[in-house]
Molecule: FMN riboswitch aptamer (RFN element)
RNA sequence: CAAUAUCUUUGGGGAUUGGUGAAAUUCCAUACCGGCGGUACAGUCCGCGAACCCUUAUUGGGCCGAUGAGGUGAAAUUCCUCAACCGACAGUUAAAGUCUGGAUGGGAGAAGAUAAAG
Numbered sequence: 001c002a003a004u005a006u007c008u009u010u011g012g013g014g015a016u017u018g019g020u021g022a023a024a025u026u027c028c029a030u031a032c033c034g035g036c037g038g039u040a041c042a043g044u045c046c047g048c049g050a051a052c053c054c055u056u057a058u059u060g061g062g063c064c065g066a067u068g069a070g071g072u073g074a075a076a077u078u079c080c081u082c083a084a085c086c087g088a089c090a091g092u093u094a095a096a097g098u099c100u101g102g103a104u105g106g107g108a109g110a111a112g113a114u115a116a117a118g
Stems, first nucleotide, its partner, number of pairs: 001118001004115007017029003031098002033087002035048004043085002052062003067083005089101003
């Protein structure tokens, strides 16, 4: 220095202002948000997690949304400019990425401590 093991801590954001209506933060207009690892800095590339489905359960398996153009550069679907798009389940006086709930949960992962093959 360090494979690896154990433990501790940590680990998701967002409805503004109007309109219609008996009723909507759910519709319409407008506004706002973007987990983790990789890679030239990524919600839209590659992969992972969550949710959902199967499984008695663990493990495991399945499913898993969305971007183009131009510019700079050695290198960018990641930066800059312009224009787009996407968002689990259950609930609700009315349809939800943003409200309420499962959830003081789970979790990819991040940081640290101790031991330590080598």